[in-house]
The RNA shown here (c-di-AMP riboswitch aptamer (ydaO/yuaA leader)) has 123 nucleotides and comes from a soil metagenome. Rfam family: c-di-AMP riboswitch aptamer (ydaO/yuaA leader). Rfam describes the family as follows. This family represents a conserved RNA structure found upstream of the ydaO and yuaA genes in Bacillus subtilis and related genes in other bacteria. The prediction has a mean pLDDT of 80. The model forms 96% of the base pairs in the Rfam consensus.
């Protein structure tokens, strides 16, 4: 200097530990609106987030967890911006704990953490 992320940026204190407020993000939460009928069986549900769906297969008590192959779909980067090709990656983690659609006013939280690009075309 740049990239991913909401995770920047300013002020106040001698200093530290802190604290404020500005931006950006994310949960609760009316009317309406949508859901809601009964009866069997199973199975809780939900949220940040791109991080999912499907099919096969081995292993398993299991329709679970995990892997391995394949397909579909989604994120991101290619250093002036934007878009096209082309090319290079990512599909995790975590959290609520029996709850919760939308959703104005209102209430409430977070502002971590990881990284290192440089092909070509229009406009």
């Nucleotide at each position: 200097c740049g990239c991913c992320u909401a995770a920047u940026c300013c002020g106040c204190g001698g200093a530290a530990c802190g604290c404020g407020g500005a931006g950006c993000g994310g949960g609760g939460g009316a009317c309406c609106c949508a859901a809601c009928a009964u009866c069997c069986c199973a199975g809780g549900g939900g949220g940040u987030g791109a991080a999912u769906c499907c099919g096969u297969g081995a292993u398993g008590a299991a329709u679970a967890c995990g892997c391995a192959c394949g397909g579909a779909g989604g994120g991101g980067c290619u250093a002036c911006u934007u878009u096209c090709c082309g090319g290079c990656c990512c599909c995790a983690a975590c959290c609520c704990u029996u709850c919760a659609g939308c959703u104005a006013a209102c209430c409430u939280c977070g502002u971590c953490g990881g990284c290192g690009c440089a092909g070509g075309g229009g406009a």